[in-house]
Context: one part of a larger RNA
C1' cells in the first nucleotide's frame, strides 16, 4: 500500500447483496426442532341419527379421537471444534468385505400353532411407574412342508424361506444373481515447533494354530523364535480439526483455515453394550461421577456444542418473528401429516457495491466571519435572487414473476403511474519534515502534543481556540492481528 467474522470514538439519507459468541465444549427458565402410516392389527371416546324411556337412560346405526400392538423413519438433516500430529486429513493405488430404500433379471408366496400388548378386575406407590388374574388380534413370534442357481460338504449327502392388505387399478412378502449410490479395511506420498526431549518396546517384532469380526490383521488367546524403531529424528513434551479454498505478493514464498463445499471428531464427564442394513446413536438404554430440580425422605426426574432467547465472561456479535407457497428430506397407494431443513422477514454502516444530499444563470464581488502594510485580501458564484429538475421523499390509485391445473410465507413487497414541493438528508481526520494542506489570537517547558525525527522555557504554521485549507466522504480516524 492491501486485508479483516473486527473492536472503540466522532457522525449518519436509502436500496441490493453478503456477514454476525474469535471470549467459558461455562450454566440453562420457557416453548418449538421427528415423526408418519387405518390400504398391518384389534380395541374403540367424544359426536350425530333413529327407536324406546320410568326422563336417569338403555338399545341400534353413522362416526372415528387419544392410547396399544405392528412396519418405515429416527445412523439424515441441524450443531459444534474440545479432542485428535493419526492413515485423521489430502492426493495416488488396492480388496479380504457389507450395503435397507431404489433399478434389472429369475423363481416362489403352500398347512398350522402358542403367545402378548391393549381393553376389563385387583393390587402396591406422594410420584415416576410396577404387580398379578382372566381374556385377544396381526405384515408380530413359532412349527410343519416345499428347494434352485443360495450355505456346508472332495463327493455322497445335508440344511436353511416367506404375509398379508386392497378401493381390485394396485401396494406388498421370502429366496439368489447383477447394477447404481453408500460404506469398511489395507497402501505409496505428503501435512507444526522443541534435541535445554536420546534412546523407545513386552502383545512389544515374527511364526503356528486357533478365536472373533461384514471381512484382513497380535483385533484376541495359546505355543515358539527375538525380534521391531531410532540423528533421513524413535520416544517425549508443547501446539493444532484437515482440505478445497482465504488473504498478501509480480512470481517464488508467508499468512490463514469465519461463512459456503467436502472428510474427520464430540453431543454435561467417564465407561458399556443393546436394538438395527446401517450407531457403539446430539433430543435411545444402562452403569458411574459432576451438578441442578421435585419428594409424602422410602424414591424420582434432567443434559440447547438444534431454533430463539436468559445469566455468566468479554472490547464484541441479532428475533422467545412469518410459513411449508418453493427447494429438499421423513412416512404414506394416496389425499395429507410432520420439518426452528430451508425459503423468507427483524436487528447490526459489520463488509462490498449503487444512489442521493440538487442543476443552469447570477458581482453592487451584499451583509456578515477572519485578516491586514487600512489601500485591500479572503471566504465567493458562495449567499440572496430568476430558471429548471424531483434521483430520494411523503401521499394516492395500479400492482407482478418466483406456481405446475391448482396452492404464495415473503406482500400490497419489488416495480408503475399521478400529485406535492429543493423540499426530508454531511461528516470525519490533517494543516512541522516524511505527507496534500498557513496565518491571527490565547499559553508561556505551564497546560499539552506525539507513527518517527521531535514541538512547547513570551511573536509556536507543532499545545488550545478561530478563520482559511487539504484528504477521504455515509463515512472518517484509531487500535488490534496478517502479508
Nucleotide at each position: 500500500g492491501g486485508g479483516u467474522g473486527a473492536a472503540c470514538g466522532c457522525u449518519g439519507g436509502c436500496g441490493g447483496c453478503g456477514u454476525g459468541c474469535c471470549u467459558a465444549a461455562u450454566a440453562c427458565a420457557u416453548g418449538c426442532a421427528a415423526g408418519u402410516c387405518g390400504a398391518g392389527g384389534g380395541a374403540g371416546a367424544a359426536u350425530c341419527u333413529a327407536u324406546c324411556u320410568u326422563c336417569g337412560g338403555a338399545u341400534a346405526g353413522a362416526g372415528g379421537a387419544a392410547a396399544c400392538c405392528g412396519g418405515c423413519g429416527a445412523a439424515c438433516g441441524g450443531g459444534u471444534g474440545a479432542g485428535u500430529a493419526a492413515c485423521a486429513c489430502g492426493u495416488u493405488g488396492g480388496u479380504a468385505c457389507c450395503u435397507g430404500c431404489c433399478c434389472c433379471g429369475a423363481a416362489g408366496u403352500a398347512g398350522g400353532g402358542a403367545a402378548u400388548a391393549g381393553c376389563u378386575c385387583g393390587g402396591a406407590g406422594a410420584a415416576a411407574u410396577c404387580c398379578g388374574g382372566a381374556u385377544u388380534a396381526a405384515u408380530g413370534c413359532c412349527c410343519u412342508a416345499u428347494a434352485g442357481u443360495c450355505u456346508c460338504g472332495c463327493a455322497a449327502g445335508a440344511g436353511u424361506a416367506a404375509a398379508g392388505c386392497u378401493c381390485c387399478g394396485g401396494c406388498g412378502c421370502u429366496u439368489c444373481g447383477g447394477g447404481a449410490g453408500g460404506g469398511g479395511c489395507c497402501u505409496g506420498c505428503g501435512u507444526a515447533u522443541g534435541a535445554u526431549u536420546a534412546g523407545c518396546u513386552a502383545g512389544u517384532u515374527g511364526g503356528u494354530a486357533g478365536g472373533g469380526u461384514a471381512a484382513u490383521g497380535g483385533c484376541c488367546u495359546a505355543c515358539c523364535a527375538a525380534g521391531g524403531c531410532g540423528a533421513u529424528g524413535a520416544u517425549c513434551a508443547u501446539u493444532a480439526g484437515c482440505u478445497g479454498g482465504u488473504u498478501u505478493g509480480a512470481g517464488a514464498g508467508g499468512a490463514u483455515g469465519a461463512u459456503c463445499a467436502g472428510c474427520c471428531a464430540c453431543a454435561c464427564u467417564g465407561g458399556g453394550a443393546c436394538u438395527g442394513a446401517g450407531a457403539c446413536a446430539c433430543g435411545g438404554c444402562c452403569c458411574a461421577g459432576a451438578c441442578u430440580c421435585c419428594u409424602a425422605c422410602g424414591g424420582g426426574a434432567g443434559g440447547c456444542a438444534g431454533c430463539a432467547g436468559u445469566a455468566g465472561g468479554g472490547a464484541a456479535u441479532c428475533u422467545u418473528c412469518c410459513a411449508c407457497a418453493a427447494u429438499g428430506g421423513g412416512c404414506g397407494c394416496a389425499a395429507g401429516c410432520c420439518u426452528g431443513a430451508u425459503g423468507g422477514a427483524g436487528c447490526a454502516a459489520c463488509g462490498c457495491c449503487g444512489c442521493g444530499u440538487g442543476c443552469a444563470g447570477g458581482a453592487u464581488g451584499a451583509a456578515g466571519g477572519c485578516u491586514u502594510u487600512c489601500g485591500g485580501g479572503u471566504c465567493g458564484u458562495a449567499a440572496a435572487c430568476u430558471g429548471c429538475u424531483u434521483u430520494u421523499g411523503u401521499u394516492a390509485g395500479c400492482g407482478a414473476a418466483g406456481a405446475a391445473u391448482a396452492u404464495g410465507a415473503c406482500g400490497g413487497u419489488a416495480g408503475c403511474u399521478a400529485a406535492c414541493g429543493a423540499a426530508u438528508a454531511a461528516g470525519c481526520c490533517u494543516u512541522g519534515g516524511c505527507u496534500a494542506a498557513c496565518u491571527c489570537c490565547g499559553u508561556g517547558c505551564c497546560a499539552g502534543c506525539a507513527g518517527c525525527c521531535g514541538c512547547g522555557g513570551u511573536a509556536a504554521u507543532a499545545c488550545g481556540g478561530a478563520g482559511a485549507a487539504g484528504g477521504c466522504a455515509a463515512g472518517c480516524g484509531u487500535u488490534a492481528c496478517c502479508c

Small-subunit ribosomal RNA, 5' domain from a Candidatus Saccharimonadota bacterium, 483 nucleotides, folded computationally. The source organism's lineage runs through Bacteria, Bacteria candidate phyla and Candidatus Saccharimonadota. Model confidence (mean pLDDT): 87 of 100.